[in-house]
Context: one part of a larger RNA
């Protein structure tokens, strides 16, 4: 010069778009941050509403729609948000391999969905407890759990013959044998069955369910080459290195156990120490490099601390369980509860870093058939000149070159076309107002077409039509009106490096990035005038090239 997640002084008009605990992975008050589904299930409230009775407090009874909590069940809670502690390593880049693997939900495809059956928790009720919770008894369902039955292109075994091979095997094929499954809900109809003649066990429409085989995604190991500094670390290893076998595992393997062998690794830096999360990038450079790893993506760890394991298609799980540990809090002293490195906020630390907002309207998720709910992600406002970037703080004209300051050799010179005066202009900003767009895509009703179907019902698709869905905000935007009126600083001026003179000072105060200034005429210090850079910034320190 150029950066910056900057702070610090002095100064500040307005917008857009970004950024905003680099320190204590410190210790939290309080709200919220993951829940849906009544088209899986029982049982069924209060409130409402509506009869009676009433001392006007109330009490007793009917009643209808899966309304709201609560339980059983299913999905989701392994995403999404947060932080870099730790980790120098198959963490992470990159490029193979997996003939050693797995993958809920989704898409295609193809085969089913028969029969039974035994409890539970919610209610009830008895009873410990200060709480948190917990124990008994008795009842009850269900897509919940459990038989049976049926099955093959699936698994496992037996036979055979084909190809490939790294010679150990694998692959697919043909024949046979054993094994293994399911759950039903909802709308509508009576055409066929069935009766109890308007209903389901019937049909028909959606949808679930279950096996298999394939695709998608995702994700497990493995290997090659790269990936910081110390030799003032040179030795280092006993499951250690390999072999058999057998465990284990979704998978290969000392992963792990037996036993046999006596190896592996290293000056091409093992081992130990010290310091780091790594990349895409970012910054800077003419460039090769060099320094970095906020924001935003990709990956990896992690979730007071430390272990371990369950549940699952997937954790060894940030708002899940257990047990040790520190802290904190309640308690009836016997025993309990908690974990902001979610997105606000407090308090400590620190030069230092924001609001306990508003909203599901849009994107994106999780549950539902759907309406719809959740959704501190996410959209948006709020507070900061921290950053880039744009606009403005007026325009033109205007010499008695005014007055007023500085200066002066007293004649002047500068400030200065600057200003005043004159003629405008109206961004922004301020009031007033409005016809106010874009971000909307859905959804709900209805009506035509077509499928389906015994069926003009229901149910799907696709059209048309009608009404409806905005946090941001009455915002952006646009119109009116007044009025030069609200809107300039901050450094410097001795060379370097653009910028000069007076006064006070006298080696003093004090300056200062380097050389150096100050000791009576200081262009260098401190103040005036002027000038100069730069601009809602401009300086200083920090840190990088």
């Nucleotide at each position: 010069g150029a950066a910056c997640a900057a702070a610090c002084g002095c100064u500040g008009g307005c917008g857009g778009c970004g950024u905003g605990c680099c320190u204590a992975a410190c210790a939290c008050a309080u709200g919220c941050a993951a829940g849906u589904c009544g088209u899986a299930c029982g049982a069924g409230a209060a409130a409402g509403u509506u009869g009676g009775c009433u001392u006007c407090g109330g009490c007793c009874g009917a009643u209808a729609a899966g309304u709201a909590a609560a339980g059983u069940g299913g999905c989701g809670c392994a995403c999404g948000g947060g932080u870099g502690a730790g980790u120098a390593a198959c963490g992470c880049g990159u490029g193979g391999a997996u003939a050693a693997u797995c993958u809920a939900c989704c898409c295609u495809u193809u085969a089913g969905u028969c029969u039974g059956g035994a409890a539970u928790a919610a209610c009830u009720u008895a009873c410990c407890g200060a709480a948190a919770g917990g124990u008994g008894a008795a009842c009850u369902a269900a897509u919940a759990c459990c038989g049976g039955a049926u099955a093959a292109u699936a698994u496992c075994c037996c036979g055979g013959a084909u190809u490939c091979u790294c010679c150990g095997g694998a692959a697919a094929c043909c024949g046979g044998g054993a094994u293994c499954a399911a759950a039903g809900a909802a709308g509508g109809c009576c055409u066929c069955u069935g009766c109890u003649u308007g209903c389901a066990a019937g049909c028909u429409u959606u949808u679930a369910c279950u096996g298999a085989a394939g695709g998608a995604u995702g994700a497990g190991c493995c290997c090659g080459c790269g990936u910081a500094c110390c030799a003032u670390u040179a030795g280092c290893u006993a499951g250690u290195u390999g072999g058999u076998a057998g465990g284990g595992u979704a998978a290969c393997g000392g992963c792990c156990u037996a036993u046999c062998a006596a190896g592996g690794c290293a000056a091409c830096g093992a081992u130990g120490g010290u310091u780091a999360g790594c990349u895409g990038g970012u910054c800077u450079g003419a460039g090769a490099g060099g320094a970095u790893g906020a924001u935003c993506a990709g990956c990896c760890a992690c979730a007071c601390u430390g272990g371990a394991a369950c549940u699952g298609a997937g954790a060894c799980a940030c708002g899940g369980u257990c047990c040790g540990g520190a802290c904190u809090c309640c308690u009836a002293c016997g025993g309990g509860a908690g974990g902001c490195a979610g997105c606000a906020g407090u308090g400590a630390g620190g030069a230092a870093u924001a609001u306990u907002g508003c909203g599901c309207a849009a994107u994106g998720g999780g549950g539902g058939c759907a309406a719809c709910c959740c959704u501190g992600a996410c959209g948006c406002a709020g507070c900061a000149a921290c950053g880039c970037c744009g606009c403005g703080u007026g325009a033109g004209u205007g010499a008695g070159g005014a007055a007023g300051g500085u200066u002066u050799u007293c004649g002047g010179a500068u400030u200065g076309u600057a200003a005043a005066g004159c003629u405008c202009u109206g961004u922004c900003g301020a009031g007033c107002g409005g016809a106010a767009a874009g971000a909307a895509a859905u959804g709900c009703a209805u009506u035509a077409u077509g499928g389906c179907u015994a069926a003009c019902a229901u149910c799907c698709a696709u059209a048309g039509u009608g009404c409806u869905u905005g946090a941001c905000g009455g915002u952006a935007c646009c119109g009116c009106u007044a009025g030069a009126g609200g809107a300039a600083g901050c450094a410097c001026c001795g060379g370097c490096u653009a910028a000069c003179u007076c006064c006070g000072u006298g080696c003093c105060a004090g300056c200062a990035g380097c050389c150096g200034c100050g000791g009576u005429a200081a262009u260098a210090c401190g103040g005036g005038g002027g000038g100069u850079g730069c601009a809602a910034g401009c300086g200083u320190u920090g840190u990088u090239c």
A computed fold for a 545-nucleotide part of an RNA from an uncultured bacterium, annotated as small-subunit ribosomal RNA, 5' domain. RNAcentral holds the full RNA, with entries from Greengenes and SILVA. The coordinates come from a structure-prediction model, not an experiment, and the mean pLDDT is 81.